[in-house]
């Protein structure tokens, strides 16, 4: 001087991912208190589901009432969470598939706008299958992070005196 770790954890931060009462079980400074888990309620989140609407791909082969019609196969599949979607170029390379580089829809940053400045633009699922969709029906309430900073103006709420 450089990395690495820990600590700095708060009306903190992403994110639906929280409260509340019962209960088993395990911990323990032990009668109190924490963690899991099921069960009931509050809440906040997602998906599946009529009517109307909308939509109904390309080759073949076949039917008929000859139309923008019906059957059967084959090819590209399609779908949900989530901001996390699109394009361009490089290596690899048969094209895909991967990998990495710049962008960009989109998204986060301490109540909320403008502005500045910084990040994020990933995974995972389902399994041939789902438009929207009223009643109806079913699933989650997880995980993850941290220092020179909640930087300036404006409104806006709360508190204290």
């Nucleotide at each position: 001087g450089c990395g690495a770790u820990c600590g700095a954890a708060g009306u903190g931060c992403c994110g639906a991912g929280u409260c509340c009462g019962g209960u088993g079980c395990c911990g323990u400074c032990c009668u109190g208190c924490g963690g899991c888990g099921c069960c009931g309620g509050a809440g906040c989140g997602g998906g599946g589901g009529a009517a109307c609407c909308a939509g109904g791909g390309c080759g073949a082969c076949u039917c008929c009432a000859u139309g923008c019609g019906g059957g059967u196969c084959g090819c590209a599949g399609g779908g949900g969470c989530g901001a996390a979607u699109c394009g361009c170029c490089g290596c690899u390379a048969a094209u895909a598939a991967g990998c990495g580089g710049c962008g960009u829809a989109g998204c986060g940053c301490g109540g909320u706008c403008u502005g500045a400045g910084c990040g994020c633009g990933a995974g995972c699922c389902c399994g041939a299958c789902a438009g929207c969709u009223a009643a109806c029906c079913c699933c989650g309430c997880a995980g993850g992070c941290c220092g020179u900073c909640a930087c300036a103006g404006a409104c806006c709420g709360a508190u204290g005196u």
Molecule: c-di-AMP riboswitch aptamer (ydaO/yuaA leader)
Organism: uncultured Solirubrobacter sp.